RNA sequence: GUAUCUUAAGGGCAAACCAAUCGAAAGGUUGGGACGCAAAGCCAUGGGUCUAAGGCGUCAGGCUAUGACUGCCAGGCUGCGGAG
Numbered sequence: 001g002u003a004u005c006u007u008a009a010g011g012g013c014a015a016a017c018c019a020a021u022c023g024a025a026a027g028g029u030u031g032g033g034a035c036g037c038a039a040a041g042c043c044a045u046g047g048g049u050c051u052a053a054g055g056c057g058u059c060a061g062g063c064u065a066u067g068a069c070u071g072c073c074a075g076g077c078u079g080c081g082g083a084g
Base pairs, nucleotide, nucleotide: 012037013036017032018031019030020029021028022027035071041077042076043075045074046073047072048069049068050067054064055063056062
């Protein structure tokens, strides 16, 4: 220095829920709050899931992403520590 694992120290992030706000919705942002996380840091690249404004339709049931989810799973990039 690199790879793997995770024993500490210093720390980091922040689920549900509540309030405000944006959005058609899914969901996002801010504050509070902690279920948890060794990448729960970044990227919508692949798969998957959610929503359906608009469009389509047999106008009954519905279908559809250009929208959303990285704390759904992979992949790529980057970072702290160092007992073994």